[in-house]
RNA sequence: GAUGAACGCUAGCGGCAGGCCUAAAACAUGCAAGUCGAGGGGUAGAGUUAGCUUGCUAACUUGAGACCGGCGCACGGGUGCGUAACGCGGAUGCAAUCUACCUUGUACAGGGGGAUAGCCCAGAGAAAUUUGGAUUAAUACCCCAUAGUAUUUUUGACCGGCAUCGGUUGAUUAUUAAAGUUCCAACGGUACAAGAUGAGCAUGCGUCCCAUUAGUUAGUUGGUGUGGUAACGGCACACCAAGACGAUGAUGGGUAGGGGUCCUGAGAGGGAGAUCCCCCACACUGGUACUGAGACACGGACCAGACUCCUACGGGAGGCAGCAGUGAGGAAUAUUGGGCAAUGGAGGCAACUCUGACCCAGCCAUGCCGCGUGCAGGAAGACGGCCCUAUGGGUUGUAAACUGCUUUUAUCUGGGAAGAAAAUGCCCAUGCGUGGGAAAUUGCCGGUACCAGAUGAAUAAGCACCGGCUAACUCCGUGCCAGCAGCCGCGGUAAUACGGAGGGUGCAAGCGUUGUCCGGAAUCAUUGGGUUUAAAGGGUCCGUAGGCGGAUUAAUAAGUCAGAGGUGAAAUCCCACAGCUUAACUGUGGAACUGCCUUUGAUACUGUUAAGCUUGAGUAUUGGAGAGGUACAUGGAAUUGAUGGUGUAGCGGUGAAAUGCAUAGAUACCAUCAGGAACACCGAUAGCGAAGGCAUUGUACUGGCCAAUAACUGACGCUGAUGCACGAAAGCAUGGGUAGCGAACAGGAUUAGAUACCCUGGUAGUCCAUGCCGUAAACGAUGCUCACUCGAUGUAUGCGAUACACUGUAUGCGUCCAAGCGAAAGCGUUAAGUGAGCCACCUGGGGAGUACGCCGGCAACGGUGAAACUCAAAGGAAUUGACGGGGGUCCGCACAAGCGGUGGAGCAUGUGGUUUAAUUCGAUCAUACGUGAGGAACCUUACCUGGGCUAGAAUGUGAGCGCUAUCCUGAGAGAUCAGGAGUUCUUCGGACGUGAAACAAGGUGCUGCGCAUGGCCGUCGUCAGCUCGUGCCGUGAGGUGUUGGGUUAAGUCCCGCAACGAGCGCAACCCCUAUUCUUAGUUGCCAGCACAUAAUGGUGGGGACUCUAGGAAGACUGCCUGCGCAAGCAGAGAGGAAGGUGGGGAUGACGUCAGGUCAUCAUGGCCCUUACGCCCAGGGCGACACACGUGCUACAAUGGUGCAUACAGAGGGUAGCUACAGGGCAACCUGAUGCCAAUCUCAAAAAGUGCAUCUCAGUUCGGAUUGGGGUCUGCAACUCGACCCUAUGAAGUUGGAAUCGCUAGUAAUCGCGCAUCAGCCAUGGCGCGGUGAAUACGUUCCCGGACCUUGUACACACCGCCCGUCAAGCCAUGGAAGCCGGGGGGACCUGAAGUCGGCAACCGCAAGGAGCCGCCUAGGGUAAAAUCGGUAAUUGGGGCU
Repeated sequence: GAUGAACGCUAGCGGCAGGCCUAAAACAUGCAAGUCGAGGGGUAGAGUUAGCUUGCUAACUUGAGACCGGCGCACGGGUGCGUAACGCGGAUGCAAUCUACCUUGUACAGGGGGAUAGCCCAGAGAAAUUUGGAUUAAUACCCCAUAGUAUUUUUGACCGGCAUCGGUUGAUUAUUAAAGUUCCAACGGUACAAGAUGAGCAUGCGUCCCAUUAGUUAGUUGGUGUGGUAACGGCACACCAAGACGAUGAUGGGUAGGGGUCCUGAGAGGGAGAUCCCCCACACUGGUACUGAGACACGGACCAGACUCCUACGGGAGGCAGCAGUGAGGAAUAUUGGGCAAUGGAGGCAACUCUGACCCAGCCAUGCCGCGUGCAGGAAGACGGCCCUAUGGGUUGUAAACUGCUUUUAUCUGGGAAGAAAAUGCCCAUGCGUGGGAAAUUGCCGGUACCAGAUGAAUAAGCACCGGCUAACUCCGUGCCAGCAGCCGCGGUAAUACGGAGGGUGCAAGCGUUGUCCGGAAUCAUUGGGUUUAAAGGGUCCGUAGGCGGAUUAAUAAGUCAGAGGUGAAAUCCCACAGCUUAACUGUGGAACUGCCUUUGAUACUGUUAAGCUUGAGUAUUGGAGAGGUACAUGGAAUUGAUGGUGUAGCGGUGAAAUGCAUAGAUACCAUCAGGAACACCGAUAGCGAAGGCAUUGUACUGGCCAAUAACUGACGCUGAUGCACGAAAGCAUGGGUAGCGAACAGGAUUAGAUACCCUGGUAGUCCAUGCCGUAAACGAUGCUCACUCGAUGUAUGCGAUACACUGUAUGCGUCCAAGCGAAAGCGUUAAGUGAGCCACCUGGGGAGUACGCCGGCAACGGUGAAACUCAAAGGAAUUGACGGGGGUCCGCACAAGCGGUGGAGCAUGUGGUUUAAUUCGAUCAUACGUGAGGAACCUUACCUGGGCUAGAAUGUGAGCGCUAUCCUGAGAGAUCAGGAGUUCUUCGGACGUGAAACAAGGUGCUGCGCAUGGCCGUCGUCAGCUCGUGCCGUGAGGUGUUGGGUUAAGUCCCGCAACGAGCGCAACCCCUAUUCUUAGUUGCCAGCACAUAAUGGUGGGGACUCUAGGAAGACUGCCUGCGCAAGCAGAGAGGAAGGUGGGGAUGACGUCAGGUCAUCAUGGCCCUUACGCCCAGGGCGACACACGUGCUACAAUGGUGCAUACAGAGGGUAGCUACAGGGCAACCUGAUGCCAAUCUCAAAAAGUGCAUCUCAGUUCGGAUUGGGGUCUGCAACUCGACCCUAUGAAGUUGGAAUCGCUAGUAAUCGCGCAUCAGCCAUGGCGCGGUGAAUACGUUCCCGGACCUUGUACACACCGCCCGUCAAGCCAUGGAAGCCGGGGGGACCUGAAGUCGGCAACCGCAAGGAGCCGCCUAGGGUAAAAUCGGUAAUUGGGGCU
């Protein structure tokens, strides 16, 4: 795009079309084929007249139905069962034919006869129907006559053709005709010829799928003869011959009416065959003939069968695939309508009759076409809805309201068609056809179309969609649910994808969905594809059919091209015009129908024929190389075995071992012998071969190849379906052989296991001969042949007389490249380039190279080779990452080298777990666990129990009040409640307090979201990386730069380079510290000068020093030497306080971990509101079988204890630090002083040093635990504080596997301070200084990281991906004992009707009939076989989950 459509929602009108696609299933009822009285006899009935016994008879007129007869019924209408066929299409032929009615022409129609329907009478039967008798007519039937130009027999002449033959004209033989009606007119009858129409037959061409259908055929193929037919013919029969068809697809199976045309497509094609037209076939199923011009006959006959109906049970009737209609089937398809007015048909002289053909109407949005549902104005941009950043804005939206206008359509009223032409009859003309004229009559549709008028916006809009494809976006609900979905996919709490709403988009009386077809699809490729790696080159050769084929000349004209003729029905399509108001629709004309046939030409090309040519191909001669093949010989090394010898304890084997061998003498060594197999070195991207493949050496036989010569043949060529041959390894068969190796097997190891890898043995086999098998990653994953298209280089073998040089040429084998090709990788004269020819093969993945069938094979198995079902991918090449028990380079307390710890003990602290009313919450590998917490007794506090409040505990606005502020008393656990007392300040505005109503609450939030977020933080990692612009390369992803060579702590720098630059990182700039200088000296300092003191910078003074805190200098590989192109590196270099980043800090690239935090804070959404909010008391966060992390103290002599004594830095202090004095053993208390601090104070530094003691022990170590007594803070130390004194004196004697930190002022060790804080559970954290080491060979290994490279089936990225069995569910399918069914063929038996043939008996004068017999045959039956399908216990694999 289309549709004979169906379904869902919706629906105003008209025109034109269409309407059982399924059950060729069954049918009630009505209608669908009759007509003619001008062919015939004649009846019922009716009318008139007459007679009269007034209900009968007679005559006349008229005359239905039925009957005889003629014509029609073979047309028209329906359906698509069958049919793969001369059925259909298009073309041709009939010299092999027929044709009623119609037209034309010629001729004719004389005489006679016997019957029979009807009617009448009598019967049978329920009926259908039928029997007998009598009588009768015809355009019914029969006989005779007439007859040639008709048919027929024989035959002559002429002409023609296409073989048989045809035509014309003679002679001859035989045989046939007729009908009337009627007053004329008119209509008929017979014979022959011609025409027209219709039909029959034949032929070449075209006409679906399956080869898993390969052979078929006995009337079969042909001949002769006979019969039959309208006619040819095996059409039928008798005889004779043995043919006929088939890979160009016979036969068989499946499916199917064919065409004009219709849909689609640019076309070529593909699909279809409704309506309309042509042809065919069929008429309940099967068979058969009759009648007839025509039938083997839809509304005829006979027979058989199935079904239905009637029946008195004896017997009968029927055939909607005609029009309506019924039930059934189905997703689905209409009225039991009107009319013969028109067109057409039958009969008729005609009037006319009949006509479900036809013309109309009805139903259905089934389709196409047309029209309408209003138009213009109208902004407060109304109300309402929806959305938002919500005083407000946006949108619906000029939309509505409102104003004006119009009236198609609907409604009402009125008018009102065309379609009709006539025929017949009448008049005129006319020889006949016929012509002319006047008048009358005829309309189903239908009072319809159409026209006019009236009223009034009045009567009229939906459907689908809105994630992308694809035009159109927001809110709410839902929460991987419900659902959507054409593909991709959406939905797990912020869904433009589900459902609803608002808005929008598209189409519109329709819109969507579903089904089907074509297109897109170059996705079967003729036009117009491919085959190295994506699916796809046969394993290889030879070669049949076939296809294709060098160059010249001539002939021919099959292909080809051109002209002409015929045909290609109409309709359809296209163009033009015309008719309905337009269109759809219809008409007229044209063009077209791309085709087929005939004929006349052309002759370049192809074909054919003939002749010649040499370049393709082959032959010949002379040379050449080679693991080419077959057979027979032959050699040495090695392995193994045997024998002998020497010799002694192991050998062998492995990662390490063991099995195994060996004292019966192995392994090792020597000698001799035996046997089998394979051929080191040469040996090579070397050679040969069609491929498989071929390797010691020699001989024999033999194939191919190459070069040179250009002697010979003269296109002899290329390819190659089917076919034939060859064809590695393994395997099979028979017979040999067997040293080594070695499936199976055995043992030993390894391992969780190890039916493996490793080891020790070892059978088939490997070897030979003969025969099978016929497959391989049989690979260059690249079919064969020919021609053409730049080069470079190597190599093998020839030739150019010779040459180790050089160069040309030919044939091979390789590497690299131009053009070109390719998706890219790559290929590139050995093409995957450009062309030609032929063959083979492919068409998404899986199922599956499976099943079934067939063929081959001894078997194994091979060849050929599907489907159901299932998935939305499978796949190729390349890219970036990530990863690797891949490689290279490098780094890091990563290892190593060291020092000290943890893990064992006790305690502290955190966590898990458990417990609990609650033990609030968060953090959970590294990157949680002395973490949030830098202070849980109350508070904190979020948890629990109980008691209370509800605009609330806090803040703002706030009328009012000055009370209810504050204090006291009582109740109570308190919150709170009750009672009492009661003051203000004031510049009178108010401050302060309280406070109704209202508005804003509040939430550490029950369930939750750090996976909606901001901010902040951890980690990789202070690792050296991460990117950009422009250019260049690539189809692209992307690459280059950033790689490479060096160098560095560093992507630091240098060099090179299709790159050149730049940014974020590195480094530097900042702070502290180490040196010096300078400036300034108070509270700091005190050298020199004074004063004072027992003593002290205490004082005057000083700035020298220390110090304080401002500034400045200094370090840059700057200098030297060596190495290096440079960058740079090295040196116990110099100098220097410091040397190669001097030390430390701050500083953390792009990003990763959906890392952590909604409980610091902020914040979206959700949730609660007499509670999830708020107040209060008590409890809990401190529990305790246990497990883990982080620490402290120890286990002691480098130590403990006692006494004495020396030296810091950095901090803190007024609700504070406190000197000093006194008291207390002490914690501390009481006085008192200084200090808001370089001034006073905390403050004693400790380790250290000196002296003394302890003497290796559970101790004078260690201090847990517990008893007693105190101190301090605080409202309050019970749960649950710290400290002091005294007493007690646990474990622990250096810590398993494992594991942590640290490279220098570091580790280790020693004290001091601070924050938080009433106090403190601080052994924590953050700082400060004192003392002060050891070690680093080095980068193999462990961990982490960086760069380059490589592989990848990974990309959630190896914690990846993924294979098979097993278990379970579902699905389709193969096999299968059997069971059931279908279609077809052959054999035998039987055999209706009927045609044909035969016959003496019965009837008839005869013609003939009845009857009987025979052939054929539908149908029926019997038995066997083949084939197709269904089903089945069970079994096999497959797919999905």

The prediction has a mean pLDDT of 82. This is a predicted structure of a 1441-nucleotide RNA (small-subunit ribosomal RNA) from an uncultured prokaryote. It matches the Rfam family "Bacterial small subunit ribosomal RNA". RNAcentral holds the sequence, with entries from ENA.